[in-house]
RNA sequence: AACUCCCGCGCGGGAGAGACCGCCGGACCAACAGUCGGGCGGCGCCGAAGGGGCAAAUCCUCCCCGGAACCUCUCAGGCAUCAGGGACCGCGCACGGGUAGG
Numbered sequence: 001a002a003c004u005c006c007c008g009c010g011c012g013g014g015a016g017a018g019a020c021c022g023c024c025g026g027a028c029c030a031a032c033a034g035u036c037g038g039g040c041g042g043c044g045c046c047g048a049a050g051g052g053g054c055a056a057a058u059c060c061u062c063c064c065c066g067g068a069a070c071c072u073c074u075c076a077g078g079c080a081u082c083a084g085g086g087a088c089c090g091c092g093c094a095c096g097g098g099u100a101g102g
Base pairs, nucleotide, nucleotide: 005098006097007096008093009092010091011090012089013088018043020042021041022040023039024038026036027035028034044079045078046077050075051073052072053071058066
């Protein structure tokens, strides 16, 4: 010392799982029924924000520590459409921070 290695910013793509049950009240309707959406509770389910957990490899032998994830747990979050979130992928940006083979 970054021309982009990491963090970061913008754009695009981006899965899964009950239109479940009960109660409350709102809107539409002359009213009933029905439809839409909201709140609370119940059971069921999903996992790709975040969070938790762990194996082998790991200087000769043994022990201890460390030891990843889309694996696993489902705390959190989520489960019609829309919206939002979304690991990860692609394209671009680069004022700021970190790191540095050489």

A computed fold for a 102-nucleotide RNA from a Micromonosporaceae bacterium, annotated as Glycine riboswitch aptamer. The organism belongs to Micromonosporaceae, within Bacteria. Its mean pLDDT, the model's own confidence on a scale to 100, is 76. Rfam family: Glycine riboswitch aptamer. Rfam describes the family as follows. This family represents the bacterial glycine riboswitch. Rfam links the family to the GO term glycine biosynthetic process.